[in-house]
């Protein structure tokens, strides 16, 4: 410098849950504790997927009304990477 990941040694992250006078319409997420896993379960990005559906559209419905009020379809500007692939970029340890 290329490639690889059996075992061991310092360390690393944290699933499911449990708490929370966080944050959010919601999916979700902060955080504190947990310990199923992870050799990139480090960090960017694209593409699929998959959750969610607040506001705006539109339908119905009430209600003397150019509004408002309930129901309802669809719909990412929302979200998830420990969902799936691909690209870049950094990095510990040991073996060839």
């Nucleotide at each position: 410098a290329c490639a690889a990941u059996u075992a061991a040694a310092g360390g690393g992250c944290a699933a499911a849950c449990u708490g929370u006078a966080c944050c959010g319409a919601a999916a979700g997420g902060g955080c504190a504790g947990g310990a199923c896993g992870c050799a990139a379960a480090g960090c960017c990005a694209c593409u699929g997927a998959u959750c969610u559906a607040a506001a705006a559209a539109c339908u119905u419905u009430u209600u003397u009304a150019u509004g408002a009020a309930a129901a309802g379809u669809g719909c990412a500007u929302g979200a998830u990477g420990g969902c799936a692939g691909u690209g870049g970029u950094u990095g510990c340890a040991u073996u060839c």